Record summary:
Predicted 3D model of a 97-nucleotide RNA (Bacterial small signal recognition particle RNA) from Cyanobacteria bacterium UBA8156. Taxonomically the source falls in Cyanobacteriota (Bacteria, Bacillati). It matches the Rfam family "Bacterial small signal recognition particle RNA". It is annotated as a non-coding RNA gene. Model confidence (mean pLDDT): 77 of 100. It was read from a public genome assembly, where an Rfam model found it.

RNA sequence: AGCCCGGAUCUAUGCAAUUUCAACGCCUGAACCGUGUCAGGGCCGGAAGGCAGCAGCACUAAGGGAUGCUUGGGAUCGGCGUAGUCUCCGGGUUUAU
Numbered sequence: 001a002g003c004c005c006g007g008a009u010c011u012a013u014g015c016a017a018u019u020u021c022a023a024c025g026c027c028u029g030a031a032c033c034g035u036g037u038c039a040g041g042g043c044c045g046g047a048a049g050g051c052a053g054c055a056g057c058a059c060u061a062a063g064g065g066a067u068g069c070u071u072g073g074g075a076u077c078g079g080c081g082u083a084g085u086c087u088c089c090g091g092g093u094u095u096a097u
Base pairs, nucleotide, nucleotide: 001094002093003092004091005090006089007088008087010084011083012082013081014080015079017076018075019074020073021072022071023070024068026065027064028063034059035058036057037056042051043050044049
């Protein structure tokens, strides 16, 4: 100096762990400024009846809560696999001095 092998750094990629965000599902969630139904009461009408509509109830919005190990995205000093570039480390071998 060459060749081979192993390892490290870096890049890409796959699996998986932790964590976080979002979606979906569950629960909760509006005195009035959501919807529906509107007791009582009110208004209009000679009457029949009609109108608006508080409380309550139901359904939900924004929001909130616990959770799933469901789906997707991100992060990680950490684990494993594959490929590649340059550099580095170790070993073997060949050649020259």